A computed fold for a 76-nucleotide RNA from Pseudolysinimonas kribbensis, annotated as transfer RNA.
Lineage of the source: Bacteria > Bacillati > Actinomycetota > Micrococcales > Pseudolysinimonas.
The sequence was found in a public genome assembly.
């Protein structure tokens, strides 16, 4: 330098006919307990990496950029 893939909640990850975004763990509160743990219930937590385009409507399709992973190639 080229190619492919990835970027979604604090962490690990789902999410295909484009139509208001989810799980597990974690956090908080409550119940239970003498208390803790465990268990149960509830709640909070997201500009879906950034910008632009297409569309009535984009996490999803297209372009650019940034970061990451892997592969290939070049050099003395």
């Nucleotide at each position: 330098g080229c190619c492919a893939c990835c970027u979604u909640a604090g962490c690990u990850c789902a999410g295909u006919c484009g139509g208001c975004a989810g799980a597990g763990c974690g956090a908080u509160u409550c119940a239970c307990u003498c208390g803790u743990a465990a268990u149960g219930a509830a709640u909070a937590g997201g500009u879906c990496a950034a910008g632009g385009g297409u569309u009535c409507g984009a996490u999803u399709c297209c372009c650019u950029u940034a970061g990451g992973u892997g592969g290939c190639u070049c050099c003395a």
Notes:
It matches the Rfam family "tRNA". The family's RNA type in Rfam is transfer RNA. Rfam describes the family as follows. Transfer RNA (tRNA) molecules are approximately 80 nucleotides in length. Its mean pLDDT, the model's own confidence on a scale to 100, is 81.